[in-house]
Context: one part of a larger RNA
């Protein structure tokens, strides 16, 4: 110097834990907020820098209920203290809650600044306290504002990409913006759909079907009828006609006309209603109160093992028991049914929630004939002309919405069965509500995983949305493990040393020594063989 072995350093892979995620089930709740919210500043402990927690009454105050011996939070130490005269806790229900924030008296560089009104100290000035004093809506009474993960509906609304380029088209009514609502939101009780036979609101679901279509007939878009299923509920107005009030014009003062408005009628295609005759006054149904089965917080009661070896330590092993409506799970010095918390199953009360069921009151519901009259939603339906939506790109394009411009009929009506007519069918717009099945999960509780197991899984197992970047919108980390117990090294000694190190001690171990389980390789030493 090179290989080889061996013992060390150095560095933290790998094994194993798992306090932390992820991903669904099943209940639950779906809001909070001018009675100040979410989110914060500052404060608040005996000693307190931070996290937690509370508000100047500041790690807390009162009631009641449970609890039954400790007990002053994370926090392991010191002093002082609290508790069976029932504390700490745990549940309910109250109080007390600075400032700033929608922030609401004004202003304002957010937590800070200056202010009036009333009443008081107080007789004046000043200060100080308690109370009030923004804005919009609404006659009053009240009400709205802001905050929040998803889902819902409604306005508005891209490009990138695809079409192997691009212009129609595609992406896509997506993202993105701006309103609004609610635990579900939307939709919704045929002017529907079929088709010679029928169905009978609306919404999910499968299926029809990638089928009919559509489409620079490229690229792509893409139904519906029908069936099978979850669920299942149907009603209210406007008129017409009757009765009141009320204002207007007229008047021969008796009234008639107009008209507002109120309460009774009344609501549907086999057309109904009105009105005009008969006849009932039952039936059933919702709502409020009675009720009060049950179910509700914290909580309680819960069987059943010993000896012996091994071992630092038995829950391992041997060898005899015993419980089970309990052999799920955690724990415990190594694996425990019978040690501990527990589990099976019993029990238990307050608010609050409620089944049956009787009752009182309100409130809504019904038949039969007649068809002479009236009544059945008007700038509306429909047409011109421009867009849009319908799986459908102007097409033969029905059908829906509507910017503009026209502009009916009145039941012997009207509309629609994908140009348009004729037969037939089927329905009745132009006003309104209306549970379920359907969608999501910031959030509680329970339980589960051929999910992860510290470069994994959330970014974040740990004081993580910090630490640090960035003017600023924003970007964004790394960092888990001593042992069973701290028994965390008294004590002595080298030493400048509170440093390190060697004795000693404590443990089963200390090469488990706080840079602490295991300790792989790269890299570095030392000894020591063999070798040039």
């Nucleotide at each position: 110097g090179g290989c080889g072995u061996a013992u060390g350093g150095g560095g933290a892979a790998u094994g194993c834990c798992u306090a932390g995620g992820c991903u669904c089930u099943c209940a639950g709740a779906g809001g909070c907020g001018a009675a100040g919210a979410a989110g914060g500043a500052c404060g608040u402990g005996a000693u307190a820098a931070g996290c937690u927690g509370c508000g100047a009454a500041a790690a807390g105050c009162u009631a009641c209920g449970g609890g039954g011996a400790u007990u002053g939070g994370c926090a392991c130490a010191c002093a002082c203290g609290a508790a069976u005269u029932g504390a700490u806790c745990c549940g309910u229900a109250g109080a007390u809650a600075u400032c700033c924030g929608a922030a609401u008296g004004g202003g304002g560089c957010a937590a800070c600044c200056c202010a009036c009104u009333a009443u008081g100290u107080u007789g004046a000035a000043g200060a100080c306290a308690u109370a009030g004093u923004a804005u919009c809506c609404g006659a009053u009474a009240g009400g709205a504002g802001g905050c929040a993960a998803a889902c819902c509906c409604g306005c508005u609304g891209a490009a990138c990409u695809g079409a192997a380029a691009c212009a129609u088209c595609u992406a896509a009514g997506u993202a993105g913006g701006c309103g609004g609502a609610g635990g579900a939101g939307a939709a919704g009780a045929a002017a529907a759909c079929a088709a010679a036979a029928g169905u009978g609101a609306u919404u999910c679901c499968g299926u029809a079907a990638g089928u009919a279509g559509u489409g620079g007939c490229g690229a792509g878009c893409g139904a519906a009828c029908g069936c099978g299923g979850a669920u299942u509920a149907g009603c209210c107005c406007a008129a017409a006609c009757c009765a009141g009030a009320g204002u207007u014009g007229u008047u021969a003062c008796g009234g008639c006309a107009a008209u507002u408005u109120u309460g009774g009628g009344g609501u549907u295609g086999u057309a109904g209603g009105a009105c005009u005759g008969c006849g009932a006054c039952a039936u059933u149904c919702u709502a409020u109160g009675c009720g009060g089965a049950u179910u509700g917080a914290a909580u309680u009661a819960g069987a059943a093992u010993a000896a012996c070896c091994u071992g630092g330590a038995a829950a391992g092993g041997u060898u005899a028991a015993c419980c089970a409506a309990a052999g799920a799970g955690g724990g415990u010095g190594a694996u425990a049914g019978u040690c501990c918390c527990g589990u099976a199953u019993a029990a238990g009360u307050a608010a609050g929630a409620g089944a049956a069921g009787a009752u009182a009151u309100a409130g809504a519901u019904a038949g039969c004939a007649g068809u002479a009259u009236c009544c059945u939603g008007a700038g509306u339906a429909g047409c011109g002309c421009g867009g849009g939506g319908c799986a459908c790109g102007u097409g033969a394009a029905a059908c829906c919405c509507u910017g503009u411009g026209u502009g009916a009929a009145u039941c012997u009506g009207g509309c629609g069965g994908g140009a348009c007519c004729a037969u037939c069918c089927g329905c009745u717009a132009a006003g309104g509500c209306u549970a379920a099945a359907u969608a999501c999960u910031c959030c509680u509780g329970a339980g589960a995983g051929a999910c992860c197991g510290a470069u994994a899984g959330u970014g974040a197992a740990c004081c993580a949305g910090u630490a640090c970047c960035g003017u600023g919108a924003g970007g964004g980390a790394a960092a888990g493990g001593u042992g069973a117990a701290a028994a965390g090294a008294a004590c002595c000694g080298u030493g400048a040393a509170u440093a390190a190190c060697g004795g000693a001690g404590u443990g089963a171990a200390a090469u488990a020594g706080a840079u602490c389980c295991u300790g792989a390789a790269a890299c570095c030493a030392u000894a020591c063989g063999c070798u040039u």

The part of an RNA shown here (large-subunit ribosomal RNA, domain I) has 532 nucleotides and comes from Flavobacterium profundi.